[in-house]
Context: one part of a larger RNA
RNA sequence: GGAUGAAUGCUGGCGGCGUGUCUAAGGCAUGCAAGUCGUAUGCUAGUAGCAAUACUGGCAUGGCAAACGGGUGCGUAACACAUUGGUAAAUUACUCCGAAGUCGUGAAUAACUCAGAGAAAUUUGAGACAAUACACGAUGGUAAUGAGGGGACACAUGUCAUUCUCAUUUAAAGCAGCAAUGCGCUUCGGAAGAUGCCUAUGGCUUAUCAGCUAGUUGGUAGUGUAAUAGACUACCAAGGCUAUGACGAGUAGCGGGUGUGAGAGCAUGACCCGCCUCACUGGGACUGAGACACUGCCCAGACUCCUACGGGAGGCUGCAGUCAAGAAUAUUCCUCAAUGGGCGAAAGCCUGAAGGAGCGACGCCGCGUGUAUGAUGAAACCCUUCGGGGUGUAAAAUACUUUUAUUAGGGACGAAUCAAUGACGGUACCUAAUGAAUAAGGGGCUGCUAACCUCGUGCCAGCAGCAGCGGUAAUACGAGGGCCCCAAGCAUUAUCC
Repeated sequence: GGAUGAAUGCUGGCGGCGUGUCUAAGGCAUGCAAGUCGUAUGCUAGUAGCAAUACUGGCAUGGCAAACGGGUGCGUAACACAUUGGUAAAUUACUCCGAAGUCGUGAAUAACUCAGAGAAAUUUGAGACAAUACACGAUGGUAAUGAGGGGACACAUGUCAUUCUCAUUUAAAGCAGCAAUGCGCUUCGGAAGAUGCCUAUGGCUUAUCAGCUAGUUGGUAGUGUAAUAGACUACCAAGGCUAUGACGAGUAGCGGGUGUGAGAGCAUGACCCGCCUCACUGGGACUGAGACACUGCCCAGACUCCUACGGGAGGCUGCAGUCAAGAAUAUUCCUCAAUGGGCGAAAGCCUGAAGGAGCGACGCCGCGUGUAUGAUGAAACCCUUCGGGGUGUAAAAUACUUUUAUUAGGGACGAAUCAAUGACGGUACCUAAUGAAUAAGGGGCUGCUAACCUCGUGCCAGCAGCAGCGGUAAUACGAGGGCCCCAAGCAUUAUCC
């Protein structure tokens, strides 16, 4: 000198764009943050109507979603991350492309009704009934599994094509519509995207950690998985790692990037993007294409709450908000109008994602606080050698301007459209009127370091980044005047280069 998610002191006019619990991964009142589908299904309430019927709502079964989106950095020194390869060791819902199919039968069950238990949470028995829920049968190959033969390419197992032969096994669901047809369903092959696993290389400190290791290292056979594998089990062998730092300890999410620097480097990882990780603490599986699942389930623990003492309920490291902690960090706001996501045939519903507004000079950028003229130069104040000098064209005064401000009028883009649809917002912006009107401070002045005099004080009171000032003439303390530097900021502190 530059930088900061900063804080503190003094000060403070406006706008735009950003940004805002770095500490206690401490505890949380309240509200909201994941639903949707009646064109899968049963039952039921209501409205209109004489009725047929139409419309609206509720309970439950069922489907899809809830594994995304949002938050955090506790843990982790590791295939966690980054880069590079591999998977001939793999999986993949929705979407797209291609091929084929969609026949028949049955038994239940929730809601509901009846009868109970319980303070509640909840729950027991009996009865009835539906489905794209469930089960059984049929059919099927370019599917799967097993056995066998040849070809091409690889070579450790293998892959591909035309294939061939045999055996065994496995499917399906309907709905809307007058219909055409549309949306589905089943099986197989591909695409896209996603995910799992493996390899090499790279990036912290410590030797006042020198030896570590029995599932340990390898083999065989199995188990297990979507898949490889001591991942696991049994048996066999005795291996494996280490001074190129094993093992241990400490610290830490990683990267793109960011700060600084001429660069090499050093430091760092807020915001934004990618990956990982966690969801009160620890463990576990279930469902599912996908989780060992933030607002799912079970068990244990700590904590909080309810209770009729028998027993129950909860999890803000989502958005707001609250207490605590701290030097310190915001509104219990508006809207789904846009973008995106979920569901739905659609209308649409949901969305604290998102879009916006609010608060904070926290940062960066821009603008303003007037402009011109105006005296050998008012007053006041300061200094003085008492002559004068300085503040100073500064003020006053005169003439202007209106950025800004206030008032009034008009008034968007963002909306994709034939039309309708805007939270922001009567905002931005435009026009007119009024009137210099509404707007300047902070730090410093001994040297480093730009800027000096007077008074007060008297090693006192005090200053100070370093050197050092102060003990009666202090340009260094305090005040006044003057000056210097920055400026809606200016200083200080902390940290990095």
Molecule: small-subunit ribosomal RNA, 5' domain
Organism: uncultured bacterium